[in-house]
RNA sequence: CGCAGGACUUAAUUAAUUUGAGUGCACAGGUAGAAAUGCCUGAUGUAGAACCGCUUAAAUUCGGGGAAACCUUUUCAAAAAUGGCAAUCCCGAGCCAAGUCCCGAUAUAUCUAUAUCGGGGAAGGUGUAGAGACUUGACAGGCGGCGCCUAAGUUUGCUGACAAAGGCUAACAAGGUGAAGAGAAAGUCCAGACCACAAAUCCUUUCGAA
Numbered sequence: 001c002g003c004a005g006g007a008c009u010u011a012a013u014u015a016a017u018u019u020g021a022g023u024g025c026a027c028a029g030g031u032a033g034a035a036a037u038g039c040c041u042g043a044u045g046u047a048g049a050a051c052c053g054c055u056u057a058a059a060u061u062c063g064g065g066g067a068a069a070c071c072u073u074u075u076c077a078a079a080a081a082u083g084g085c086a087a088u089c090c091c092g093a094g095c096c097a098a099g100u101c102c103c104g105a106u107a108u109a110u111c112u113a114u115a116u117c118g119g120g121g122a123a124g125g126u127g128u129a130g131a132g133a134c135u136u137g138a139c140a141g142g143c144g145g146c147g148c149c150u151a152a153g154u155u156u157g158c159u160g161a162c163a164a165a166g167g168c169u170a171a172c173a174a175g176g177u178g179a180a181g182a183g184a185a186a187g188u189c190c191a192g193a194c195c196a197c198a199a200a201u202c203c204u205u206u207c208g209a210a
Stems, first nucleotide, its partner, number of pairs: 001006001008022005023047004027042006051145006061093006070084002073081001094126003100121009130190001132189005146178005153172003157168003195208001198205002
C1' cells in the first nucleotide's frame, strides 16, 4: 500500500518512516551491430512481466588480496582513524560429470560415418557453509521445445512504365530476448545459544564436558 492473500532478491536488526548489497523496467550519454539488442557510465523514480521438458551430480584441494552496514576504542561532538564481525567481490596453482572442439588407437560398416578407450583445449564449476558430513536437484552445466522481437542475406509475389530505385508481403536460413537469488539452495545431521578454561581495555576469538 492493500478487503484479504500478499509486496523483485538477499543479509543484518527486531526499537525503528531502520540500514547495507544486488536485479529488472522507465531516462540521459557513450560504444558494437543492418536491426532487434548487448556492454559501460550517470541520475531519479518504480516492482507489471521474467516459460516448459529431459539430462549431468564429478571435482569439492593448497595458497593469497579486498570489503559495506553494524559493534568496540578514541573525540565535547562530528569527521577521520583503530580493533572486531561479516552480507559478499576476486586472484595464482591444482582438480572436474554430461555435452562440445581437436589429436591418436581399436572395432564395425564402406570411402568416410558410428561406437569405445586414452590424451589435450574452451566455456562453466570447485576453492567460496555456520568448522564441517551426507542426500537431492536448481536459480548451475548440457540438449531440445515454446512465446515475443529484428529484417542485413537468399528466394517468391504485389506496386512502379511490360523499367530502375524504393516500399510492402511470404518462405528459408540467421540473430536477439524470456532478471538477479547456490559464498550451502531444499533437507537430514553436526556445530552454534547457555556454562566453563584461556587470550583481549573493549568489541570479540580459540579449545572443551554434559